The RNA shown here (FMN riboswitch aptamer (RFN element)) has 182 nucleotides and comes from Actinoplanes sp. M2I2.
Its Rfam family is "FMN riboswitch aptamer (RFN element)". Rfam describes the family as follows. The RFN element is a highly conserved domain that is found frequently in the 5'-untranslated regions of prokaryotic mRNAs that encode for flavin mononucleotide (FMN) biosynthesis and transport proteins.

RNA sequence: ACGCGCUGGCGGGACUCGGUGAAAUUCCGAACCGGCGGUGAUCCGAUCGCUUUCUGAUCGGUAAGCCCGCGACCCGGACGUCGUCGACCGAUGACGGACGGUGGACCUGGUGAGACUCCAGGGCCGACGGUUGACCAGGCUUUCCAGGCCCGGUCAGACAGUCCGGAUGGGAGACAGCGCGU
Numbered sequence: 001a002c003g004c005g006c007u008g009g010c011g012g013g014a015c016u017c018g019g020u021g022a023a024a025u026u027c028c029g030a031a032c033c034g035g036c037g038g039u040g041a042u043c044c045g046a047u048c049g050c051u052u053u054c055u056g057a058u059c060g061g062u063a064a065g066c067c068c069g070c071g072a073c074c075c076g077g078a079c080g081u082c083g084u085c086g087a088c089c090g091a092u093g094a095c096g097g098a099c100g101g102u103g104g105a106c107c108u109g110g111u112g113a114g115a116c117u118c119c120a121g122g123g124c125c126g127a128c129g130g131u132u133g134a135c136c137a138g139g140c141u142u143u144c145c146a147g148g149c150c151c152g153g154u155c156a157g158a159c160a161g162u163c164c165g166g167a168u169g170g171g172a173g174a175c176a177g178c179g180c181g182u
Stems, first nucleotide, its partner, number of pairs: 001182008010173001016030004032161001033126002035070004043061006065124002074101003079096007106122005128165003132156005138150004
């Protein structure tokens, strides 16, 4: 240095102004955000060669939301743990889960040998659940009224990348330490 294993912490950003409205960080106009690995013609630095300059090589850092993959979310799930019923078989609930599936978005011009990566311009994308009001009936709040909360019905409505929640979770992965091997 490389490979394998173990351990450790780390590991996602973003709503401001105006409009409509009873109600919107959810709609409309403008604004705002961009995980990880790879690729890569950018830029920066170091070393070496040549040296008048141009320039070349190697190494390190750095450069894509929409190119190739991965992760988060969602669906299925062998199997495992715990619980319940059961004499057993078996059934069933919760949690975990190898693995599998689903899963978003880019063009035009410029430069150039070469660009969906550079430069300029214009576009596009972003899991699941939650969210408002009026009226009617009932319940709780020691009795009654008011108010608040809960549940049901009818009618209307408003739709989240950014708010709230699962999540003090999970995680691609980068790093550090230790061990073993080469």
Lineage of the source: Bacteria > Actinomycetota > Actinomycetes > Micromonosporales > Actinoplanes.